This is a predicted complex of two RNAs, RNase P RNA and transfer RNA, with 424 nucleotides together. The coordinates come from a structure-prediction model, not an experiment, and the mean pLDDT is 79. Rfam match: Bacterial RNase P class A.
[in-house]
RNA sequence: GGAGCCAGCCAGGCAGCCGCUCCGCAAGGGGAGGAAAGUCCGGGCUCCACAGGGCGAGGUGCCAGGUAACGCCUGGGGGGCGCAAGCCUACGGAAAGUGCCACAGAAAAUAUACCGCCCGGUUAACCGGGUAAGGGUGAAAUGGUGCGGUAAGAGCGCACCGCGCUCCUGGUAACAGGAGUGGCAGGGCAAACCCCACCGGGAGCAAGACCAAAUAGGGAAACAGGCGACCUUGUGUCGCCACAUGCGGCCCGCAUGGUUUCCGGGUAGGUCGCUCGAGGUGCGCGGCGACGCGCAUCCCAGAUGAAUGGCUGCCCACGACAGAACCCGGCUUAUCGGCUGGCUCUUUUU
RNA sequence: CGGGGCGUAGCGCAGUCUGGUAGCGUACCAGCAUGGGGUGCUGGUGGUCGGAGGUUCAAAUCCUCUCGCCCCGA
Numbered sequence: 001g002g003a004g005c006c007a008g009c010c011a012g013g014c015a016g017c018c019g020c021u022c023c024g025c026a027a028g029g030g031g032a033g034g035a036a037a038g039u040c041c042g043g044g045c046u047c048c049a050c051a052g053g054g055c056g057a058g059g060u061g062c063c064a065g066g067u068a069a070c071g072c073c074u075g076g077g078g079g080g081c082g083c084a085a086g087c088c089u090a091c092g093g094a095a096a097g098u099g100c101c102a103c104a105g106a107a108a109a110u111a112u113a114c115c116g117c118c119c120g121g122u123u124a125a126c127c128g129g130g131u132a133a134g135g136g137u138g139a140a141a142u143g144g145u146g147c148g149g150u151a152a153g154a155g156c157g158c159a160c161c162g163c164g165c166u167c168c169u170g171g172u173a174a175c176a177g178g179a180g181u182g183g184c185a186g187g188g189c190a191a192a193c194c195c196c197a198c199c200g201g202g203a204g205c206a207a208g209a210c211c212a213a214a215u216a217g218g219g220a221a222a223c224a225g226g227c228g229a230c231c232u233u234g235u236g237u238c239g240c241c242a243c244a245u246g247c248g249g250c251c252c253g254c255a256u257g258g259u260u261u262c263c264g265g266g267u268a269g270g271u272c273g274c275u276c277g278a279g280g281u282g283c284g285c286g287g288c289g290a291c292g293c294g295c296a297u298c299c300c301a302g303a304u305g306a307a308u309g310g311c312u313g314c315c316c317a318c319g320a321c322a323g324a325a326c327c328c329g330g331c332u333u334a335u336c337g338g339c340u341g342g343c344u345c346u347u348u349u350u
Numbered sequence: 351c352g353g354g355g356c357g358u359a360g361c362g363c364a365g366u367c368u369g370g371u372a373g374c375g376u377a378c379c380a381g382c383a384u385g386g387g388g389u390g391c392u393g394g395u396g397g398u399c400g401g402a403g404g405u406u407c408a409a410a411u412c413c414u415c416u417c418g419c420c421c422c423g424a
Stems, first nucleotide, its partner, number of pairs: 001346010012315007020031004033321001037332002040330005045204004058199004062076005077091001078089004092195002097193002099189003114135002116131006143161006162184001163182008208272004218263006225241006231234001243257005279298008316319001351423007360376004370407001378394006400416005
């Protein structure tokens, strides 16, 4: 100098003027993000349900730890990629059961033999038997390589590798190493059903709580003429007259009807929930780390047609993705340009 | 703000649960029947199954992320 890996940070800056919103008597102070997004997980909070437990349906899936909790994070193990720094990993069980494996192929897993090889039937055609080393099919073919062995072959025998089981050692564990033993247990798929272990009740701030008009309806009390009838004996119901209201210029007629006050539910509307919190920053201690503990210090949007903007000047690297709506911890996705620190490989020079 | 559903030929829909060949109607093209049109019959063209990644021998279908559209809750 080149190529690359990991961790962290910024998200145009400064000044002036004019606005918007929240808090505050005022002076004055606060005012979008690393993702505020997707709503994919987990939790707080609220209401409903609930003695306790189970089934169903769902989720997670190597081990240990962190956390309020998680499908997140940290550390470790196995596997894969890279020369390396490092990165990725839905990574329990296929000897519990069921199911699927198109086409091709003898056969796709209960099993079996197309070509070939070998033996026999005297030869050829053909037939019977042995075999699974070789060929062929397929994504996948019944441990692999070598030697021995054999008519040809075959874990048939042996050595090494792989696999299963038992024991020992190290490790909290996943697992790793070693020794012995078995001739191989019998393909793949569980992001197919399923089995095993663990996890959890449902809905969501349009949750929910409070105050509370007009009109209508519900309940209670007080008051309200006369006569008659009825039974349930209540200041009950019904009928007629009277009264009020409407139709109508008026009468007749027709239709409708107790009055007042209070209480409670509920609608419009308003208030709360609404931001001080598993909170930020600094220091110290414990831990490899995620994180935890202690002390000090700070207050940092809270609207409800919904604020966070506009103009001017200067500077430069010429500015991306995008904007809160109950809150918090994660994950994922989008994103111009740059800065800092650590590390790996390689070239040249010394 | 919260909850749910759907994307497959130009158009309207099957197929997805249970993975192997993408199909139906209509439209389009050609031929035949007709003097011509309509109509009928026969044959044919046309699809990266919204996009990306993963699981699998194999994905429209299973899983994850993402884009667009529609519906519901005051």